[in-house]
RNA sequence: GCGUCCUUAGCUCAGUGGUAGAGCGUUCCGUUCACAUCGGAAAGGUCGCAGGUUCAAUCCCUGCAGGACGCA
Numbered sequence: 001g002c003g004u005c006c007u008u009a010g011c012u013c014a015g016u017g018g019u020a021g022a023g024c025g026u027u028c029c030g031u032u033c034a035c036a037u038c039g040g041a042a043a044g045g046u047c048g049c050a051g052g053u054u055c056a057a058u059c060c061c062u063g064c065a066g067g068a069c070g071c072a
Stems, first nucleotide, its partner, number of pairs: 001071007010024004018055001026042005048064005
């Protein structure tokens, strides 16, 4: 330099056009003498950035940035 793939909650990951979810973690409540376990609830997201297509974009297209692998 070229090609392929990845980027979504604090972490690991779903979500293939119609108002964004799970597990773990955090906080609160219940249970316990207390802790853990267990049950319930809540908070937490400009979906990497910018532009385009569309009535509508996390999703499709282009560029940029970061990362992984391969080729040279």
The RNA shown here (transfer RNA) has 72 nucleotides and comes from Candidatus Harrisonbacteria bacterium CG10_big_fil_rev_8_21_14_0_10_49_15.
The sequence was found in a public genome assembly.
Lineage of the source: Bacteria > Bacteria candidate phyla > Candidatus Harrisoniibacteriota.
The coordinates come from a structure-prediction model, not an experiment, and the mean pLDDT is 83.
It matches the Rfam family "tRNA". Rfam links the family to the GO term triplet codon-amino acid adaptor activity. About the family: Transfer RNA (tRNA) molecules are approximately 80 nucleotides in length.